[in-house]
Molecule: transfer RNA
Organism: Tyrannus savana
RNA sequence: AUAGUCUAGUGGUAAAGGCGCGGCGCUGCAAUCGCCGAGACCCGGGUUCGAUUCCCGGU
Numbered sequence: 001a002u003a004g005u006c007u008a009g010u011g012g013u014a015a016a017g018g019c020g021c022g023g024c025g026c027u028g029c030a031a032u033c034g035c036c037g038a039g040a041c042c043c044g045g046g047u048u049c050g051a052u053u054c055c056c057g058g059u
Base pairs, nucleotide, nucleotide: 001059004019005018006017007016012049021037022036023035024034025033042058043057044056045055046054
């Protein structure tokens, strides 16, 4: 080592934000702006009632 990218975050049951992407509104078209939406915890093992979080190893 977390979404296409950048970056938060926590041992607890709906993982947050910026950019980007899609839809709608707006516009003559586009941009800007507003609303909505999709999308992520590197792999294996261990500890634990429970691991994205703690420990070990790998890349």